This is a predicted structure of a 73-nucleotide RNA (transfer RNA) from a Pseudomonadota bacterium.
Taxonomically the source falls in Pseudomonadota (Bacteria, Pseudomonadati).
The sequence was found in a public genome assembly.
It matches the Rfam family "tRNA".
RNA sequence: GGGGAUGUAGCUCAGUUGGGAGAGCACCGCGUUCGCAAUGCGGGGGUCGGGGGUUCGACUCCCCUCAUCUCCA
Repeated sequence: GGGGAUGUAGCUCAGUUGGGAGAGCACCGCGUUCGCAAUGCGGGGGUCGGGGGUUCGACUCCCCUCAUCUCCA
């Protein structure tokens, strides 16, 4: 330098006709317990890596760009 993959909650990750942003763990509150652990219920938490374009509407399609991993040279 060229090809490919990944980027979504604090962490690990889902998210296919383009229209609701989610799960588990973690965190906070309450209940059960003498207490802890465990468990049940409820709650908070997101510029969907960044910018632009297409569209009535974009995590999703197109272009540019950044970071990480990988292959080739």